RNA sequence: GUCGGUGUAGCUCAUCUGGUUAGAGCGCGGGACUCAUAAGCCCGAGGUAGGAGGUUCAAGUCCCCCCACCGACA
Numbered sequence: 001g002u003c004g005g006u007g008u009a010g011c012u013c014a015u016c017u018g019g020u021u022a023g024a025g026c027g028c029g030g031g032a033c034u035c036a037u038a039a040g041c042c043c044g045a046g047g048u049a050g051g052a053g054g055u056u057c058a059a060g061u062c063c064c065c066c067c068a069c070c071g072a073c074a
Base pairs, nucleotide, nucleotide: 001073002072003071004070005069006068007067010026011025012024013023019057028044029043030042031041050066051065053063054062
C1' cells in the first nucleotide's frame, strides 16, 4: 500500500432480513436473610450503539468518508 473483519453499559457479548422504551451475564449500589460473612434471593443505577454525513415515514442495522484495533497479501 491492497483486501477483509471488529467497534453497542465498567468488562464479555446479544439485538434473527430496517419497524418504534436498546437487552443479557459478570461487576457496581441498595434491601431482605444470618450471631456474622459468603453463596443464593429481590430491587436499582449505568448507553445520544467509535466520529461526521447521507438514504428512509423510520437507522445499532443500509450507503459514503474518517479514526482505532485485529488478520491476510504485497